[in-house]
RNA sequence: CUCGAUAAUGGCAAACCCGCCGCGAGACGGGGACGCAAAGCCACGGGUCAGGCCGCGAGCCUGACAGCCGAGCUACCGAAG
Numbered sequence: 001c002u003c004g005a006u007a008a009u010g011g012c013a014a015a016c017c018c019g020c021c022g023c024g025a026g027a028c029g030g031g032g033a034c035g036c037a038a039a040g041c042c043a044c045g046g047g048u049c050a051g052g053c054c055g056c057g058a059g060c061c062u063g064a065c066a067g068c069c070g071a072g073c074u075a076c077c078g079a080a081g
Base pairs, nucleotide, nucleotide: 002081003078004077011036012035016031017030018029019028021026034067040073041072044070045069046068047065048064049063050062051061052060053059
């Protein structure tokens, strides 16, 4: 470096519920754990979703999702190979 133990120390937190913001997708806080070795960061490519526009074409605009897949950036621990 690759890799990822029935290792150690820790971390994150799906669904659902409550509060709150948003037209919405969804965000945030609390509870809660299905899972996660990048479930850390990042909307660059693809994808999905929402709102709007429209010449109605899967077209354009503006957003959302990183726990859908890639690219990029960064990182704890150290058995075996």
The RNA shown here (c-di-GMP-I-GGC riboswitch aptamer) has 81 nucleotides and comes from a Candidatus Rokuibacteriota bacterium. Its Rfam family is "c-di-GMP-I-GGC riboswitch aptamer". Rfam links the family to the GO term cyclic-di-GMP binding. It was read from a public genome assembly, where an Rfam model found it.